[in-house]
RNA sequence: UGGGCUGGCCGGGCGACCGCGUCGCGCGAGCGUCGAGGAAGGUCCGGGCUCCACAGAGCAAGGUGGUGGGUAACGCCCACCCGGGGUAACCCGCGGGACAGUGCCACAGAGAACAGACCGCCUCGGAGGUUGAGGAGCGCUUCGCGCGUCACGAAACCGAAGGGGUAAGGGUGAAACGGUGGUGUAAGAGACCACCAGCACGACGGGCAACCGUCGUGGCUCGGUAAACCCCACCUGGAGCAAGACCAGACAGCGUGCGUUCGAGGGCUGCUCGCCCGAGCACGCGGGUAGGUCGCUGGAGCGCGUCGGUGACGGCGCGCCGAGAUGGAUGGUCGCUAGCCGUGGCGUCGUGAGGCGUCGCGGGGAACAGAACCCGGCCUAUGAGCCAGCUCAUCCG
Numbered sequence: 001u002g003g004g005c006u007g008g009c010c011g012g013g014c015g016a017c018c019g020c021g022u023c024g025c026g027c028g029a030g031c032g033u034c035g036a037g038g039a040a041g042g043u044c045c046g047g048g049c050u051c052c053a054c055a056g057a058g059c060a061a062g063g064u065g066g067u068g069g070g071u072a073a074c075g076c077c078c079a080c081c082c083g084g085g086g087u088a089a090c091c092c093g094c095g096g097g098a099c100a101g102u103g104c105c106a107c108a109g110a111g112a113a114c115a116g117a118c119c120g121c122c123u124c125g126g127a128g129g130u131u132g133a134g135g136a137g138c139g140c141u142u143c144g145c146g147c148g149u150c151a152c153g154a155a156a157c158c159g160a161a162g163g164g165g166u167a168a169g170g171g172u173g174a175a176a177c178g179g180u181g182g183u184g185u186a187a188g189a190g191a192c193c194a195c196c197a198g199c200a201c202g203a204c205g206g207g208c209a210a211c212c213g214u215c216g217u218g219g220c221u222c223g224g225u226a227a228a229c230c231c232c233a234c235c236u237g238g239a240g241c242a243a244g245a246c247c248a249g250a251c252a253g254c255g256u257g258c259g260u261u262c263g264a265g266g267g268c269u270g271c272u273c274g275c276c277c278g279a280g281c282a283c284g285c286g287g288g289u290a291g292g293u294c295g296c297u298g299g300a301g302c303g304c305g306u307c308g309g310u311g312a313c314g315g316c317g318c319g320c321c322g323a324g325a326u327g328g329a330u331g332g333u334c335g336c337u338a339g340c341c342g343u344g345g346c347g348u349c350g351u352g353a354g355g356c357g358u359c360g361c362g363g364g365g366a367a368c369a370g371a372a373c374c375c376g377g378c379c380u381a382u383g384a385g386c387c388a389g390c391u392c393a394u395c396c397g
Base pairs, nucleotide, nucleotide: 001393002392003391004390005389006388007387008386009385012337013336014335015334016333017332018331020035021034023032024031025030037368041379042378044377045376046375047374048373049240050239051238052237056273057272058271059270061236062235063234064233065232066080067079068078069077070076081095082093083092084091085090096231097230101229102228103225104224105223118170119169120166121165122164123163124162128158129157130156131155134152137147138146139145140144178196179195180194181193182192183191197221199218200217201216202215203214204213205212206211244294245293246292247291253285254284255283256282257281258280265277266276267275268274301320302319303318304317305316306315307314308313340363341362342361343360344359345358346357347356348355349354
């Protein structure tokens, strides 16, 4: 200098005019005060808070899933382990169990799970063929017929059909029942042997643990899939601020059915048992309301410092108060400008590649989006940039 990785920061500033909401003061005109976000968003998790008249037990359903820690809690965060990717910094993992059982494994392929013989290899088998020593007879369906000097034929070789063996080799596939070398064999095979990989068990050592290392023994190897059923461990009552409470106000009842201890209906908010409340309940027609107050914002709060911890985080001290609307405020117009981009000059540091500072001129001055009970997370959207650490390559000395 160029590429890469990780973590973090900012989400502009000043002024003029017009305008909006809360609260306070004022008789009033008005004055003062505060007034969106890092995601206020999606509503995907977890909690606080509120109500449901929460005894309890079982079943079901849903969720989580390496280990240890953090936290109010979590599916979040931190550290580590294991597996995978990358030259590296670093990144990724929906990471319990596949000898409890069941299911599934498309296409291709002979065969897809206590497998399989398609090609190949070996063996038995010998139709038939080639060469051919020898050679005048040979064969058969036998009162005869056929072949014959290339008849017939010892021997050797090749060898179709068919039976068997073989999982070394080929081929198919995402996956084919360990790998390499040897012994062995008709050919082969963990059939046997050596080494290697893997698994199980045992011992020792390290670690809180997940797990890691070393040694020994064993059968020689037992496929994958649980985001399939399932098994194991742990967790979960329901609804949500339109929760819920209060004030004020309006109205008109009628019909049908069931029921009042022989009990309708309701609660324990998936179901069952069980327990409790219980005089009204269900359906239809008709009528009324569309206001206000509280909940409501000071909180697992924010900033700084310090201590403990590798870290997430926690303890202590000091300081601060930062929206609360309810048809829903937080806005609009204009001017200047910082950071930034392009370009040029000067100065300065360095042996150098190059760095730093400063002054002109021009450009431009932005995105995603917007509270609605409150927090902690996750995910998604987002402009111009800036800072720090690490890593790789190149150049210069």